[in-house]
RNA sequence: UUCUUAUCCAGAGAGGUGGAGGGACUGGCCCUACGAAGCCUCGGCAACAGCUUUUUUAAAAGUAAUGUGCCAAUUCCAGAAGCGUCAUGCUUAAAGAUAAGAA
Numbered sequence: 001u002u003c004u005u006a007u008c009c010a011g012a013g014a015g016g017u018g019g020a021g022g023g024a025c026u027g028g029c030c031c032u033a034c035g036a037a038g039c040c041u042c043g044g045c046a047a048c049a050g051c052u053u054u055u056u057u058a059a060a061a062g063u064a065a066u067g068u069g070c071c072a073a074u075u076c077c078a079g080a081a082g083c084g085u086c087a088u089g090c091u092u093a094a095a096g097a098u099a100a101g102a103a
Base pairs, nucleotide, nucleotide: 001103002102003101004100005099006098007097008096013042014041015040016039017038021031022030023029025079026078027077028076043071044070045069048067049066050063051062052061053060054059055058075095080092081091082090083089
């Protein structure tokens, strides 16, 4: 990098450094000098893998030492298709993110 599977309406931030961007892309709408991104330190959330137990091979419950992930807004909203409303809308997909496995 590609493929497969699962999940994405819950949850969880302070300090230092830095100095203008950030929220994947496009449009919208937001955040940001009352300090963006990045980096460092400490803290936290969750429970995919891991570990333990139970029943049985797939689930359930628990746990947080370990490998990841995450800590504005539903993946911030929409994007393609279908259904519906006067209008707001609903469903599925695509795209994206994360984990585990494979090449």
Record summary: A computed fold for a 103-nucleotide RNA from Oceanobacillus halophilus, annotated as SAM riboswitch aptamer (S box leader). The prediction has a mean pLDDT of 84.